A computed fold for a 262-nucleotide RNA from a Chloroflexota bacterium, annotated as Bacterial large signal recognition particle RNA. Its Rfam family is "Bacterial large signal recognition particle RNA". Rfam describes the family as follows. The signal recognition particle (SRP) is a universally conserved ribonucleoprotein involved in the co-translational targeting of proteins to membranes. It is annotated as a non-coding RNA gene.
RNA sequence: UCGUGCUAGACGGGGAGCUAGCGGUGCCCUGUACCCGUAACCCGCUAUAACGGGGUUGAACUCCCUCUCUCGGCGCGGUGAGCUGGUUGUGUACAGACGCGUGCUGCGUUGAUGGUUGGGUCCUGCGCGGCGCAGGCCUGUGAACCCCGUCAGGUCCGGGAGGAAGCAGCGGUAAGCAGACCCCUGUGGGUGACGUAGGGGCGCCUGGCCAGAGCAAGCUGGUCACCACAACUAGAUGUCUGCGACAACAGAGGGUGCACGA
Repeated sequence: UCGUGCUAGACGGGGAGCUAGCGGUGCCCUGUACCCGUAACCCGCUAUAACGGGGUUGAACUCCCUCUCUCGGCGCGGUGAGCUGGUUGUGUACAGACGCGUGCUGCGUUGAUGGUUGGGUCCUGCGCGGCGCAGGCCUGUGAACCCCGUCAGGUCCGGGAGGAAGCAGCGGUAAGCAGACCCCUGUGGGUGACGUAGGGGCGCCUGGCCAGAGCAAGCUGGUCACCACAACUAGAUGUCUGCGACAACAGAGGGUGCACGA
C1' cells in the first nucleotide's frame, strides 16, 4: 500500500408542550434517512437518560468534533394594528324587565289588598217541551170474479112442503189512494233565557261571610338590561424590526479501532 473478516458506531434531525430531568408516541418545521411490539387522564429511563426483539451497513462520501451558511421556531425589546374582557363617563337605545314606587292621576270605609265559600260560563247522562220525518188513530173513497153479510131475477135438488149454491143490486170492509185539528208510538238535531244528577274548574262574570286601609303602575321618576362612542386597564394574538441563545439541510476542515494475509 492492497485484499479479506470483525468490532465501536450509524440506520434521521430539530421546535414547542409534558416532565424533577432525558427521551419516545401525539402536534409543528425540515426532509426521505430499517422492520415489529408498548406508549397522553401515557410508555421507558436516570446526566451512560426510551425500553424489548430482529435485520442492514460498518473505519468511511456514510461515524465523531469544529467552523461557515441558513429553513425554522424560542426569549427579550421597540413599533404599529385590530380582537376580547373589566371599570368609569357621555349619549343613545329599548320603547324591554322589575315582589321598585318619588311626584301626579285614578279607585277605595256606599269597604282597598287579602282570606274563605257558592253559582254560572264548560262537559256528559236522564227527563220535559218544540220542530222535522215515519207509522198508528179519525174521516172519505175504495173489490165484475179469486173478501164478508143480505141476496130480486134466474139456476139446481125434491112428488110436495121446503132446501142449496149464488150473479147483479145494496150494505160493510182489506190492500191502496186522499184529507185532516187533536191524540199515541218510534226516531233525528245547526231545537230550548227548561228541569235534574254527576263531572270539571286555568280564565272570565257574579253572590255571601271574615277582617279593616290601602291598591294600581296610566304619566313622570328609580334600578337593571340593550346599543354606540370615549378614557383607563388586563389578556391573548398578529405586521415590521433589532439583539441573544438554539438550530434541520448543505459546504469546508480535522480526528478516529482490531485481526489475518500479500
The sequence was found by an Rfam model in a public genome assembly. Its mean pLDDT, the model's own confidence on a scale to 100, is 78.